[in-house]
Molecule: small-subunit ribosomal RNA
Organism: microbial mat metagenome
């Protein structure tokens, strides 16, 4: 860093996918070790068991163990010392450990305040710590209860309680002082006055003193730890502001304690926090209120960044502990393992009552696609009590399990070719797995086994030593040495020694994107698949095999997230046609603004300073053997705050200007905007002449009108609607729109002049007007046109196009709708940037004046066009260049401009506007070709103009259908059908039937056995075949060989299938004038250019032009036949002259002149003349030629189409088959036959027929062949058997002439069929041959629609020949002569095809492509009578527990009283407020639902053709109205 995928193909727009990173991941194959992390994301669901907060005897008072010691009533008391239990009491259970439920701000982050505050432990300072008192648990002793728990009665103790004293100080008032601030105020000193406190225990002691005989207590000193008080401190919290951090406007209005105030209460402390009372207020488009979702943050994860996406682990903070509610204790809580009450559950119960709360650590069970051991430790860090030992800690340190991730390491190493051996391909040669194994040698990391072994251990602390305190050499306190003693992990990490290559490798892929290819198997199946897409018999895509790629203890998959996607674009996109400019102003809010010169410092820059937590990131080091990890230092956190400063830009302010803006003045313009009057043609009615059969109307009718007098013509009169010329890409207006004329009114443009304000400006969300046509609503009006509707025509059908009527409306008033392709598909303003041309307004200049012209300003509106720009078409000073403000819109197609909701509207309906689902593509703009009932030009026996014919008969041949045992296969629009078939009776043959055969009829090897092999004769059979039987080898010394049978194996064979796996041939388009290449050139590119144009030709043939210049395969022309001429040669052919000879014949000497034969050569080029033409090509007429413009006719077929034909002419790759699908034999059958279709023949007659006479060819063929003469048959034939590899024979050509005859008829036409007799071939003519003879004599009188050949020696018409072939269905089919026409005016039309232009939604290319209804099936979804949930409001009601008020006759230890009693507390009792819970009425939102409504998807359904070429009525956009659908009609609009 990109690619794949729309298209025949380009380049654009644009979307879907892949390829990277990643994770608390999960699944599926595999699994050798170790480190380091990490693990319940779903049901904040239920929870059994353990454990998780206790500690203090140096507060206290009991009690029990146990040691000692004492008295002794020897088992009892008293001492004492140690453990130890329970209670009072202190400290701590507000830490720590979990968890995201709620929770958009009572939270969180950053920064700020707190002069509005509180702080237990711990630190430093200062003072202090007197003296009463009363009482309770523990305990005892009764008693209640099942239990849990208690009740009465009596005893005691304190560092528990309560009262006095003091008062450094601290707090309240009052008084004065000094210092900051200044809005309310803080603080300093000084006087005075009220009020405020303590607890004591553990150790030591010299003298005095008390009490005791003493001992020993205390007094008193002292030290430690504790207590009050105050001050400060640190670190913690508490409260308040700024700022930032989701969705949703289809939530727009919310708000009564709300919003301020006064006063008052509460609290640590501010405030509506709470009351009372007052005032109406606060909050909202910078988004209130609702509604959904969510803990936040460092930081994470991707990214080049900026971003987007997340909040596992680790850290800070919230919040919350079974739901909801409350407080009480305390320094701290409304309290995770406290408490009270409501309520759900779960559990005991003796039924009366209780307990109980894993979202601690392990663990269960649900639920989930998923998440772990009911383990050791307190040895270390930390934390709680303790003077301290020291106890207690599921924090915490450690082990378990999990490839869940992130590093590391291993599974050997080196030699080693016969390239074994097996695999798998194979062209059968080999290649390849593969040095890979095997085998030599060596190694031993990790694992096993032996053995040794660390750090993590600091501290604690007898005993000495110094210092402090103090009178103190007691006692403590700090230093400092130091016996001894502390390890859960674990005998672990490391070491070292044996061991043997020994125990260690999957997993996915492999058409393309994307690295990797080949066999088999499957045959649109089974299957794959991220996206294109693969798979219908040769699949690199599906499954298996080999081989290869790739990653490796892992791979792959599935999920999410960012990245690629510049695909929401600040970095960094866009709206003329691809999505997307709002219809149009007009203007509020915002946004943004000319010039000069002055403040100011808000934004901006600069430097400081304070945060910015640690972790994490990055850079350098260290430390585990590396690494991961872990540690240490720096940078960095891009930011917020404050503080100094700068001052050119922007903001703010002041003053000034004039060029932006508006104004005056003097003129011009114009369908510009209301409203009134007027005016003339033209339709239509209507009267009333004239006049007669018709009119109208169409493609062609017909419906309508007219003998009741129409149309048509004249004159009169009536209405209503529009305003022809003029008239113009011309004016005016913001658009919509505006056209007869004349007036009034009102807006506005523009030019000169440069006088006056001084920035007044520009855009412009919301709001506000104005908006064709069509619609609605009132009341008029209605000529004319005309949705609906009627009727007539078309037509398959016509709800249409077309006619002929005809209503609503089209017009006017008023009043609604508010929409169009409301388009220049191009928002509005302002600047700048090469030009040429028209043209409308206006105002100048020259021309002596006016006009004209011609020039110059401005202002509009047009065309062409330079740079630019554009994806390209285009665009271009009227910009889609080049900038600047602003507003509006755009993000794949389709579902959908729907749906739901909301506002408008009377309705119609307008606005705003999704999702679900579904495709991989929709789309633009160009390019090639196809096509087009588009346009040009040209061509062809293409059509005309003409001949003959086919379609009707009858036969012959093919094909199709049918039929059959079989009727053997292929050819099937032109381009299959008298095709393969140049020949079906057996054979051919490839069908069918029935019989045999199995190494085979045929071909090559091998190995074995045996000898012949053939002949000949018999029998059996339909034959093949089989049996019997007689004969019977060759070379070589030998071994053998040949040759043949029989046996086995390699194999033969196969007309079986694929022609859509293939060579080869061929057919057609086409004998059409095409198709292409190199170089340049143009286009971004597919492509284009050359090859178009203008002429011309048969022809891309030539010529001229020209960004081309050249060439290539066609054309042409070289080749063969024929036409004419020479030259050679002259036999089997010819015969003029000469000669000779016959009835007669080139017969015969002879001749080469003719004709002919067959070689070779000439000639025909527009070359020559006249005329057009561009001085051209070339065209037309001519001459002269045997032939004249390609002479005629053949061969000859560009690139390419048609998956066009053939595997049955041949060959050939797969596949199939092997006692058969080979292979032999008979017989049959390809030749059926109700029909249909093709090619043909032979007619139908007189231009005929018959019968007679008579002439004139060419080209072929010929030895198992052609076969003459003669002879026989009526003939077919027979016999014959000259002659002949050939100008001998086949071989008489026939029509043709010359006559006769027949006389228009089913005939003397026709000849089919049918009988009898017969030739000929062959083994054999029954099935199924030909051909003769003689008899029969059908059908048919010229052929509907339709067609089909041919332009000259053609057509037609006549006969000849030949291949095949014993023989022949040959009327075919290649050939060959003979006699021989007619017509072409010309391209309108049909049919091919050529060239060039258009259009286009098609590219299997119109046999295309595509639209809606209808039926079926699927999803997904929208309404819906209801049902059912869940949330919130808001009235009522009931009110647990508790605070707080208020009663408080009743109790009541301390204080006061001497005592009654007092103060004070509390029971209890009301009462405000209160959860849950009831009731009713709503709001939102989910699930579900009869039935209903439209979408979407489906292989071929039904009906039709809307659209895409003029798509056959030219589309399409709003609107109305109507049809089974596509639609159709009107009415205004566009050009797409």
């Nucleotide at each position: 860093a990109g690619a794949a995928u729309u298209u025949g193909a380009u380049c654009u727009u644009g979307g879907u996918u892949c390829a990277g990173a990643u994770u608390g991941a999960a699944u599926g194959c595999u699994g050798a070790c170790g480190g380091c992390g990490u693990g319940g994301a779903u049901g904040a669901g239920g929870c059994a068991u353990g454990c998780a907060a206790g500690u203090c005897g140096a507060a206290c008072g009991a009690g029990a163990u146990u040691g000692c010691g004492a008295g002794c009533u020897u088992g009892c008391u008293c001492g004492u010392a140690a453990u130890c239990u329970a209670g009072u009491g202190g400290c701590g259970g507000a830490a720590g450990g979990g968890u995201u439920a709620g929770u958009a701000a009572u939270a969180c982050a950053u920064g700020a305040g707190u002069a509005a505050c509180a702080u237990a432990c711990c630190c430093c300072u200062u003072a202090c710590c007197u003296u009463g008192g009363a009482a309770u648990a523990a305990c005892g002793g009764u008693u209640g209860g099942a239990a849990a728990c208690g009740g009465c009665c009596g005893c005691u103790a304190a560092u528990a309680c309560c009262g006095a004293a003091u008062g450094a100080g601290g707090u309240g008032g009052g008084a004065a002082u000094a210092a900051g601030a200044u809005a309310a105020c803080u603080u300093u000193u000084u006087c005075u006055u009220a009020u405020c406190a303590a607890a004591g225990u553990a150790g030591g002691g010299g003298a005095u003193c008390c009490g005791g005989u003493a001992a020993c207590g205390g007094a008193c000193c002292u030290c430690g730890c504790g207590g009050u008080a105050a001050g400060g401190g640190a670190g913690u919290g508490g409260c308040u502001c700024a700022u930032g951090g989701g969705a949703u406007a289809u939530c727009a209005g919310c708000u009564a304690g709300u919003u301020g105030g006064u006063g008052u209460g509460g609290u640590a402390a501010u405030g509506g926090c709470g009351c009372a009372c007052c005032a109406a207020g606060g909050c909202u488009a910078a988004g209130a209120c609702g509604u959904c979702u969510a803990g936040g943050c460092g930081g994470a994860c991707u990214g080049a960044g900026a971003g987007g996406u997340u909040g596992a682990c680790c850290g800070c903070c919230a919040a919350c502990a079974c739901u909801g509610g409350g407080a009480c204790u305390g320094a701290g809580a409304c309290a995770c393992u406290g408490c009270c009450c409501a309520g759900a559950c779960u559990c005991c119960u003796a039924c009366g009552g209780g307990a109980g709360g894993c979202u601690g650590c392990a663990g269960u069970c649900g639920a989930g696609a998923a998440u772990c051991u009911u383990u050791c430790g307190c040895a270390a860090u930390g934390g709680g009590c303790g003077c301290a030992a020291g106890c207690c800690u599921g924090a915490c340190g450690a082990a378990g399990c999990g490839a869940c991730g992130c590093c590391g390491u291993g599974u050997g190493g080196a030699c080693g070719a016969u390239g074994a051996a097996g695999g798998c391909c194979u062209u059968a040669g080999g290649g390849u797995u593969g040095u890979a194994a095997a085998g030599u040698c060596c190694u031993u990391u990790c694992g096993c086994c032996u053995g040794g072994g660390a750090a993590c251990a600091a501290a604690a602390a007898a005993a000495g030593c110094c210092g402090g305190u103090a009178a103190a050499u007691a006692a403590u306190c700090g230093g400092c040495u130091a016996a001894u003693u502390u390890g859960a992990g674990g005998g672990u990490a490391c070491c070292a020694g044996g061991u043997a290559a020994a125990g260690a490798a999957g997993c996915a892929c492999c058409g393309g994107c994307u690295a990797a290819c080949u066999c088999c198997g499957u045959g649109c199946c089974a299957g794959c698949a991220g996206c294109u897409g693969c798979g219908g018999u040769a699949a690199u895509a599906c499954g298996g095999a080999g081989g290869g790629u790739g990653c490796a203890a892992g791979c792959a998959u599935u999920a999410a997230u960012c990245g690629g996607a510049u695909u929401u674009a600040u970095u960094g996109g866009g709206c003329g046609u691809a999505a997307a400019g709002g219809g149009c102003g007009u203007g509020u809010a915002g946004g943004c603004g000319g010039a000069u010169u002055g403040a100011a410092a808000a934004g901006u820059c600069a430097g400081u300073u304070g945060u910015g937590a640690a972790a994490u990131u990055c850079c350098g080091g260290u430390g585990c053997u590396c690494a991961a990890c872990a540690u240490c230092g720096g940078a960095g956190c891009u930011g917020c705050a404050a503080c100094u400063g700068a001052a050119a830009c922007u903001c703010u302010u002041g003053a000034u200007c004039u060029u932006g803006a508006g104004g005056a003045u003097a003129g011009g313009c114009g369908g510009a905007g209301a409203a009134a009057a007027c005016g003339g043609a033209a339709u239509u009615c209507c009267a009333c002449g004239u006049g007669u059969a018709g009119c109208g109307g169409u493609g062609a009718a017909a419906u309508g009108c007219g003998u009741a007098g129409a149309u048509a013509u004249g004159u009169g009169g009536a209405a209503g609607a529009a305003c022809a010329c003029c008239u113009g890409u011309g004016g005016c207006g913001a658009a919509a729109g505006c056209g007869g004329u004349u007036u009034u009114c009102u807006a506005g443009c523009u030019u000169a002049u440069u006088c006056c304000u001084g920035a007044c400006g520009c855009u412009g969300a919301g709001g506000c007007g104005c908006g064709a046509g069509a619609g609605c609503a009132u009341g008029g009006g209605g000529a004319g046109c005309a949705a609906a509707c009627a009727g007539g025509a078309u037509u398959a059908g016509a709800u249409a196009c077309c006619c002929u009527g005809g209503u609503a409306g089209u017009c006017c008033a008023u009043g609604c709708c508010g929409u169009a392709a409301a388009c220049g598909a191009u928002g509005c303003a302002u600047a700048c940037u090469u030009g040429g041309u028209g043209u409308a307004g206006c105002c100048g200049g020259g021309c002596u004046c006016a006009a004209c012209c011609c020039u110059g300003g401005c202002u509009g509106u047009g065309c062409c066009g330079u740079a630019g720009c554009u994806a390209a078409c285009g665009u271009g000073u009227u910009a889609a260049g080049u900038a600047u403000g602003c507003c509006g819109c755009c993000u794949g197609g389709g579902a959908a401009g729907u749906a739901c909701a909301c506002c408008c509207g009377c309705a119609a309906g307008g606005g705003u506007g999704a999702a679900a689902c579904u495709c991989a593509a929709a789309a633009g703009a160009a390019u090639u070709g196809a096509c087009g009932g588009g346009g040009g030009c040209c061509c062809g026996c293409a059509c005309a103009a003409g001949c003959a014919g086919u379609g009707g008969a009858g036969c012959a041949u093919g094909u199709g259908g049918u039929u059959u045992a079989a009727u053997u296969c292929g050819a099937u629009g032109c381009a299959a059908c008298g095709c393969g078939a140049a020949g079906a009776a057996c054979c051919u043959u490839a069908c069918c039937c029935a019989g045999a055969u199995u190494u085979g009829a045929c071909a090559u090897g091998u190995a074995g056995u045996g000898g012949a092999c053939g002949a000949u004769a018999u029998c059996a059979g339909a034959a093949a075949u089989g049996a019997u039987a007689u004969u019977u080898c060759u070379c070589g010394c030998a071994a053998g060989a040949g040759c043949c049978g029989c046996u086995a194996c390699a194999c033969a064979g196969g007309u079986g299938c694929u022609g859509c796996a293939u060579g080869g041939c061929u057919g057609u388009c086409g004998u059409c004038a095409g198709c292409u290449c190199g170089u340049g050139c143009c286009g971004u590119g597919a492509g284009g250019u050359g090859u178009u144009g203008g002429g011309u030709u048969a022809a891309g043939u030539c010529c001229c032009g020209c960004a081309a210049c050249g060439a290539g395969c066609g054309c042409a022309a070289c080749c063969c036949u024929u036409g004419u001429c020479a030259u050679u040669a002259g036999u089997u052919g010819c015969c003029a002259a000469c000669a000779c000879g016959u009835a007669a014949u080139g017969g015969u000497g002879g001749g080469a002149a003719c004709u002919c034969u067959a070689a070779u050569g000439a000639g025909a080029c527009u070359g020559c003349c006249u005329a057009g033409g561009u001085u051209a090509a070339c065209u037309a007429g001519g001459a002269g030629g045997a032939a004249g413009g390609u002479g005629a006719g053949g061969a000859u077929g560009a690139u390419g189409u048609c998956a066009a034909g053939u595997c049955a002419g041949c060959a050939u790759g797969g596949c199939c088959u092997u006692u058969a699908u080979g292979u032999c034999u008979g017989g049959g059958g390809c030749u059926a036959c109700a029909c249909a279709c093709g090619u043909g023949c032979u007619a139908c007659a007189a231009u005929g027929g018959u019968c007679g006479g008579u002439a004139c060819a060419g080209a072929a063929g010929g030895c198992a062949g052609c076969a003459a003469a003669g002879c026989c048959a009526u003939g077919a034939g027979g016999u014959g058997g000259a002659g002949c590899a050939a100008a001998c024979c086949c071989c008489u050509a026939a029509a043709a002439c010359c006559g006769a005859u027949c006389u228009c008829a089913g005939u003397u036409c026709g000849g089919a069929u049918u009988g009898u007799a017969g030739u000929c071939u062959g083994c054999a003519a029954c099935u199924c041959g030909a051909c003769u003879a003689c008899a029969u004599g059908a059908a048919g009188u010229u052929g509907g629609a339709a067609u089909u050949g041919c332009u000259a020696g053609u057509a037609a018409u006549g006969g000849c020949g030949u291949g095949u072939c014993a023989g022949c269905a040959a009327u075919a089919u290649c050939g060959c002569c003979g006699u021989g026409a007619a017509u072409a005016c010309g391209u309108u039309c049909c049919c091919g095809g050529g060239c060039c232009u258009u259009g286009u939604a098609c590219a299997c290319a119109c046999c295309g492509c595509c639209c809606g209804u209808c039926a079926c099936a699927u999803c997904a979804u929208g309404g819906a009578a209801g049902u059912u949930g869940g949330u919130u409001u808001u009235a009522c009601c009931c009110g647990a527990a508790g605070c707080c008020g208020c009663c408080g006759a009743c109790u009541u230890a301390a204080c006061c009283g001497c005592a009654a009693g007092g103060a004070g507390a509390g029971a209890g009792g009301c009462g405000u407020c209160g959860a849950a819970g009831g009731u009713g009425a709503g709001g939102c939102u989910g699930a579900u639902a009869a039935c209903u409504g439209g979408g979407a998807u489906g292989a071929a359904g039904u009906c039709g053709u809307a659209a895409c070429a003029a798509g056959g009525u030219a589309g399409c956009c709003c609107u109305a109205c109507c049809g089974g659908a596509a639609g159709g009609u009107g009415g205004g609009g566009c050009u797409g």